Source information
Predicted 3D model of a 140-nucleotide RNA (SAM riboswitch aptamer (S box leader)) from Robiginitalea sp. SC105. The prediction has a mean pLDDT of 75. Of the family's consensus pairs, 97% are formed in the model. The sequence was found by an Rfam model in a public genome assembly.

RNA sequence: AAGUUAUCAAGAAAGGUGGAGGGAUUAGACCCAGUGAAACCUUAGCAACCCUUUCCCUUUUAACGGGCAAAGAAGGUGCUACAUUCUAUCCGGCAACCGGCCCUGUAUAGGGCGCGGUGCACUGCCAGGACAGAUAACCA
Numbered sequence: 001a002a003g004u005u006a007u008c009a010a011g012a013a014a015g016g017u018g019g020a021g022g023g024a025u026u027a028g029a030c031c032c033a034g035u036g037a038a039a040c041c042u043u044a045g046c047a048a049c050c051c052u053u054u055c056c057c058u059u060u061u062a063a064c065g066g067g068c069a070a071a072g073a074a075g076g077u078g079c080u081a082c083a084u085u086c087u088a089u090c091c092g093g094c095a096a097c098c099g100g101c102c103c104u105g106u107a108u109a110g111g112g113c114g115c116g117g118u119g120c121a122c123u124g125c126c127a128g129g130a131c132a133g134a135u136a137a138c139c140a
Base pairs, nucleotide, nucleotide: 003138004137005136006135007134008133013043014042015041016040017039021032022031023030026088027087028086029085044080045079046078049076050075051072052071053070054069055067056066057065084132089129090128092126093125094124095123096118097117098116099115100113101112102111103110104109
C1' cells in the first nucleotide's frame, strides 16, 4: 500500500514565519483568502477512537474475554470556516404530467379527490443507500 470494523449535520483558534492560493480528486455550483491562502512552528482548545479508573456479565477464584454502564483526560492519534461545503450514480416519496371520478356552472371554465398510470428523456424538493474520501483501532 491493501484489507476489516466503527464514525463522519455536534464540538473546538490565537500568535509567529510565510506570501497566493485554498475548501481531497474530475466537472459544475457555492464559498474562504493581501482585514494575509497553503505549508511549517508555538501555545491553547475540542472530542473521546485507542486509553485510565470503577462497576456489571462470564469464571470456583484470578486472568483472558464481553458491556449500547458510570466517571475521567495523564498518554498515543485526530481535529479546531461552510454537512465529508453541495451536486454527480441508484432507489423511494411528493410536486409535475396523462387519464378517471366528484362538485359548482347553461357553457367556455373553475375547484376538489387516501382513484389509476408515467417505458425513455427532462425539472424541483425531501429522505435513504451505493461510490469516492477522511479519521481511528485492528490486521499485515